[in-house]
RNA sequence: AGAGUUUGAUCCUGGCUCAGGAUGAACGCUGGCGGUGCACAUAAGACAUGCAAGUCGAACGGAAAUCGUUAUUAAUGGAAAUAAGAUUUAUCUGAAAUAAGUUAAUAACAAUGAUUUUAGUGGCGGACUGGUGAGUAACACGUAAGCAACCUGCCUAUUAGAGGGGAAUAACAGUGAGAAACCACUGCUAAUACCGCAUAAGCUGACAAUACCGCAUGGUAUAGUCAGAAAAGGAGAAAUCCGCUAAUAGAUGGGCUUGCGUCCGAUUAGCUAGUUGGUGGGGUAAAGGCCUACCAAGGCAACGAUCGGUAGCCGAGCUGAGAGGCUCAACGGCCACAUUGGGACUGAGAUACGGCCCAGACUCCUACGGGAGGCAGCAGUCGGGAAUAUUGCACAAUGGAGGAAACUCUGAUGCAGUGACACCGCGUAUAGGAAGAAGGUUUUCGGAUUGUAAACUAUUUUAGACAGGGAAGAAAAAAGACAGUACCUGUAGAAUAAGCUCCGGCUAACUACGUGCCAGCAGCCGCGGUAAUACGUAGGGAGCAAGCGUUAUCCGGAAUUAUUGGGUGUAAAGGGUGCGUAGACGGGACAGCAAGUUAGUUGUGAAAGCCCUCGGCUUAACUGAGGAACUGCAACUAAAACUAUUGUUCUUGAGUGCAGAAGAGGACAGUGGAACUCCAUGUGUAGCGGUGGAAUGCGUAGAUAUAUGGAAGAACACCAGUGGUGAAGGCGGCUGUCUGGUCUGCAACUGACGCUGAGGCUCGAAAGCAUGGGUAGCGAACAGGAUUAGAUACCCUGGUAGUCCAUACCGUAAACGAUGAGUGCUAGGUGUUGGAGGGUUCCGCCCUCCAGUGCCGGAGCAUACGCAUUAAGCACUCCACCUGGGGGAGUUCGACCGCAAGGUUGUAACUCAUAAGGAAUUGACGGGGGCCCGCACAAGCGGUGGAGCAUGUGGUUUAAUUCGAAGGUACGCGAAGAACCUUACCAGGUCUUGACAUCUUGCGCUAACCUUAGAGAUAAGGCGUUCCCUUCGGGGACGCAAUGACAGGUGGUGCAUGGUCGUCGUCAGCUCGUGUCGUGAGAUGUUGGGUUAAGUCCCGCAACGAGCGCAACCCUUGUUACUAGUUGCCAGCAUUAAGUUGGGCACUCUAGUGAGACUGCCGGUGACAAACCGGAGGAAGGUGGGGACGACGUCAGAUCAUUAUGCCCCCUAUGACCUGGGCUACACGCGUGCUACAAUGGACGGUACAACGAGUCGCAAGCUCGCGAGAGUAAGCUAAUCUCUUAAAGCCGUUCUCAGUUCGGACUGUAGGCUGCAACUCGCCUACACGAAGUCGGAAUCGCUAGUAAUCGCGGAUCAGCAUGCCGCGGUGAAUACGUUCCCGGGCCUUGCACACACCGCCCGUCA
Repeated sequence: AGAGUUUGAUCCUGGCUCAGGAUGAACGCUGGCGGUGCACAUAAGACAUGCAAGUCGAACGGAAAUCGUUAUUAAUGGAAAUAAGAUUUAUCUGAAAUAAGUUAAUAACAAUGAUUUUAGUGGCGGACUGGUGAGUAACACGUAAGCAACCUGCCUAUUAGAGGGGAAUAACAGUGAGAAACCACUGCUAAUACCGCAUAAGCUGACAAUACCGCAUGGUAUAGUCAGAAAAGGAGAAAUCCGCUAAUAGAUGGGCUUGCGUCCGAUUAGCUAGUUGGUGGGGUAAAGGCCUACCAAGGCAACGAUCGGUAGCCGAGCUGAGAGGCUCAACGGCCACAUUGGGACUGAGAUACGGCCCAGACUCCUACGGGAGGCAGCAGUCGGGAAUAUUGCACAAUGGAGGAAACUCUGAUGCAGUGACACCGCGUAUAGGAAGAAGGUUUUCGGAUUGUAAACUAUUUUAGACAGGGAAGAAAAAAGACAGUACCUGUAGAAUAAGCUCCGGCUAACUACGUGCCAGCAGCCGCGGUAAUACGUAGGGAGCAAGCGUUAUCCGGAAUUAUUGGGUGUAAAGGGUGCGUAGACGGGACAGCAAGUUAGUUGUGAAAGCCCUCGGCUUAACUGAGGAACUGCAACUAAAACUAUUGUUCUUGAGUGCAGAAGAGGACAGUGGAACUCCAUGUGUAGCGGUGGAAUGCGUAGAUAUAUGGAAGAACACCAGUGGUGAAGGCGGCUGUCUGGUCUGCAACUGACGCUGAGGCUCGAAAGCAUGGGUAGCGAACAGGAUUAGAUACCCUGGUAGUCCAUACCGUAAACGAUGAGUGCUAGGUGUUGGAGGGUUCCGCCCUCCAGUGCCGGAGCAUACGCAUUAAGCACUCCACCUGGGGGAGUUCGACCGCAAGGUUGUAACUCAUAAGGAAUUGACGGGGGCCCGCACAAGCGGUGGAGCAUGUGGUUUAAUUCGAAGGUACGCGAAGAACCUUACCAGGUCUUGACAUCUUGCGCUAACCUUAGAGAUAAGGCGUUCCCUUCGGGGACGCAAUGACAGGUGGUGCAUGGUCGUCGUCAGCUCGUGUCGUGAGAUGUUGGGUUAAGUCCCGCAACGAGCGCAACCCUUGUUACUAGUUGCCAGCAUUAAGUUGGGCACUCUAGUGAGACUGCCGGUGACAAACCGGAGGAAGGUGGGGACGACGUCAGAUCAUUAUGCCCCCUAUGACCUGGGCUACACGCGUGCUACAAUGGACGGUACAACGAGUCGCAAGCUCGCGAGAGUAAGCUAAUCUCUUAAAGCCGUUCUCAGUUCGGACUGUAGGCUGCAACUCGCCUACACGAAGUCGGAAUCGCUAGUAAUCGCGGAUCAGCAUGCCGCGGUGAAUACGUUCCCGGGCCUUGCACACACCGCCCGUCA
């Protein structure tokens, strides 16, 4: 940073989609470790259980427990001292009695102390901490200010003080009531509980003074007078400490007020009665309608009031280049709430989460009378949900409450547990290792790949295990939940640890198999219908990695709401038009001010976060410190260019005036002629009228026509003009009255008075509506006649509303220049309308300026088309505004307007993206246009379609009627020839390595012939016993047998293919290189003017050249020369029955080489061209005739059954062999042909003239036989020699005489012939007999332009035999073409297009 997707392709517009980042996430698959964070987003649903707010006995009276003391009794006990003994001394032993001590009991009555506990009174705290986001659109929050209108417990500092009394009340005891909760009464008692009195100021109130200050009321300081209001003690041996009272100040925390900012909806436009203000009073800590009485009638609102919906706000978080957009989990600040609603009490502080009262719902207890409760505290449960954790440990740390303190309490907090939920870090090994193993996959079978990957060898040990040690976190001896944790050391061992998604494009990564529009995929485009890189699986690969994908949501990309940074002629989008309010914007000069603006300074912008730097955990995440930043707001100071504002002034914008000018500008009144129609009368007679053609209609009761007169209504020919005028709609005979605007000239006046214009108001075509007139013509509806398949239409005949007038509505149009208004600037040229100035003139003409109105065109703009001083150019101002992919839909609902019709405003659901759309390009197409060609039509000749037969095809039938070909471009086509064979089909009988090929092994047994069985294939038997080479070992050929690889397939796919062919079309086209033009697709060239059979040639031209086609070169035919004369020929010479022979090669002919024709020559036309017309010469004249030759491409045209071939399929059969049958069927339809229907003929007789070809498995003369087909025999010929081979029509004669015939020959019978193994199904021919339809063919349709059509015969291929078919050959031999209007096909140019599978297109409606 972009990409995909509209089209055949292009540019643009425009939506949809993707790649990125993020998350309190969830789901799927998977899951090794650690650190740091995070974890009910839904039901502000309901909650069992435990805990979360207590503490103080140093405020108080009690109570309880323990330990005493004092007292009495008993027991025990036996100190010191002493007697006595030992000893040098120290010292030791030690009798009796007594005391202390110890133990036990008593304690009825009585006194007293200590310690511990604490129900109650009392104090402080339960207003903090913790939770949640329901409500709230608000001074709730953020930010900046204010309070001269306020409060503040504990804390800090300071000042002063605490004297002396009193009365109660819980607890407790008793009585009573109750199930309980709890309550009532009586009695006793204490205090730091409660109440007076005293004292007290700088406190409070009143009065009044001075000084200073301020922002209106006022404030501060000082001093004065009067009045008023305080207190509590406790601990200690004491010092003293903790409390208490009053006051001031601070700090902290709060209260109130204000500026600014803070979502969507106008399909919510008016809201408001304590409402807005005032006065008095009340109330509060405090201002205030906060409350109340009275008075006034205000207040808010398009700068969005009110109403409705949604929502806790912010620091910040995510994203973004930024501006922005989205979000409010965690952490921090504020607010609100605590089951729902209401209320106050206490208190410094609450209208109080774990307080009270009342009411509601719900749950629980109950003795039914009545009571109890509130997890949005921490855990936990149920429920809801896609979804969110333990009924853990500890107060060790930090912090909080109470206390003098010890300490107690603390689900705050610190930790641990659960969860890949997120971020960060680490690991799942490392090095070597080619037999490139095995296995897998694939293959063109060679290989490739998995892959140094593994195995194997060596090394290491993070995490984990075991063992040992062991913290910091804690300030002093002890006291650590975490925790025997982090961390350190040692030991062993690669051990215990990889998945997920994707691989058609976007987007990195490809093959095989399966499937066969099925199953499925898909974010968009799209993939799948038998060779799927898109489905599923596998192998391989790509990406990320303890995660990976999917889903959801947000930002981005999206300049797709555009401030940065978009648009409105045709893509969505200028209001139908003007007037004008608010608003926005606004000419020149001077001076002032300082609101905007700019600069500086100050304050603030909490911390955390982001950013930078430096630190701490091994690193990182995380975290500590410092800095920067927080782009904001406010205050002060300064500047004065610009904007605003104030004052003065100016004239160029604007307006007025004066002098002229043009005009279908408007309203009203009058008036004119032409025409139409009607009426009356005259003339006049049979039609008129109408149409593509008719009919309805009118007319003998006199129409139409014509003449005269009259009536009525409507519209105004010519002039008339991309002329005029108006804001637009619009306006057209003439005259008058009234009236609006515009233009030109002058420069007298005003002095910015201007421009635009939301709402508002005005005008507003046609149609329509209302009332009343009017109605000639025209004419919706309607009627009739036509047309048509129908015709509720187009055409015709009538005809009502309406069209006209007056008055009132409607308010819309492709109301368009699809282009809002205004101002300025930016090349020209040429018309035209209205003016003016100048030059000049006889009229005229020329130049310049202004205002309109057109065309062409440059720069510039634009997707292009195009616009271009009348901009869609360059700029400014304002409005609409207006728009926000296509459809749904200008529709529903609502509101407003309207008599109605309807109008204005104006959604959503749903649906599509292969979007919809604009402009342009190339094709194709058009019952568009122009030019041109063709047996295309026309002009002709002959046919087909009718008959019979032949042949092909469809259909039907069948065991099978093998298969293919299907408009033209299938159908006498593949098939140049189905009796068997062919043959692919059917029935039956058989074979299974096979009828055919290669390889391996064994054998050498053959083939042919004969016999038997059989329909035959085949089977059995007999006879028979191979060849070549050799180094003698053997090898090869051939045959047989066996084995498995394989053979085989006319099985499928011509839509997998090669090759070949048809067709458009022998039509004149199809392209390329370079250049140029275009944003591009593309164009140019190749178009144009001529010309041609031709893109043939010439000229012109931003083109210049070239290629494939055309033409020519090739074959044949027409003339001729030369060469060559055998098998050909014979003029002259000789000869014969005969060019038979000699001779000759002149001629014919043969076949080789040449010549010849080129618009070369002449005349005319044409542009001095190309060329055309005419002529000469010539055998031939303008391509001489004919053929071969077929551009780029089209039809998925035909062919897998000529052959080749991918893939699929069959493998004792879909292969192979045999016999017989079938392809030849037959109610019928169609195509192509033959023969006819007769006299231009039939039959018979005579007679003349060809060419191309073919022949040894052949053509066959001649002769004989046969009516004949043919048979027998047989010469010649491998062919210019012989044969097929008598050509026929023709000509000469005879006959038939218009008939179903002497036409026509089908069908049938009989008898024969030929080919062949075989002629029944199913061949051809001959003779005789039989003698059908048919008398020239409906609609329709085919061929042919000259040696052609028509007609006549001949030959050949295939082939044993079989042609009316096919391919060739010659004979005879016409008619017609004015011409290009029409039909068909084609070529070029142009135009339209919503087509591109390209008109056999696309597409609309209805129905299913």
Predicted 3D model of a 1408-nucleotide RNA (small-subunit ribosomal RNA) from an uncultured bacterium. The prediction has a mean pLDDT of 82. RNAcentral holds the sequence, with entries from ENA. It matches the Rfam family "Bacterial small subunit ribosomal RNA".